RNA sequence: AAACUAUCCUGGUCUAAUUCCAUUUUUAUGGAAACGGGGGACCCAAUCUAUGGGGCUAAUUCUUUUGAAGGGAGACCUUUUACUCCUAGCCCGCCAGCUAACCUCGUCGACAAUAAAAGGCAGAUAA
Repeated sequence: AAACUAUCCUGGUCUAAUUCCAUUUUUAUGGAAACGGGGGACCCAAUCUAUGGGGCUAAUUCUUUUGAAGGGAGACCUUUUACUCCUAGCCCGCCAGCUAACCUCGUCGACAAUAAAAGGCAGAUAA
């Protein structure tokens, strides 16, 4: 000098996964708001019920295979183009279409870097 690792603070990314209040069990408990999910009428839809069925999620489908198509993410927002990456996993338990009222559940976890153009938004500066 460079690289790597760990911890703390600040600002950010993906995700619904954040904020506030009270208490005391002060790295805890409870509650509220907000953001999400599930169940659940008439009407409508469906004609299923072992090839069981269903839910969360972008995470599905095709293919002998290699891989494709489709879907998703990339730093203010939308669109276009190009480039890079992902397309895991988990749950219910014979049972659920939609669904007002109503009932009920979650607020985890994982990260470190793409640009250009057009149209917007916001901020700064000062003419």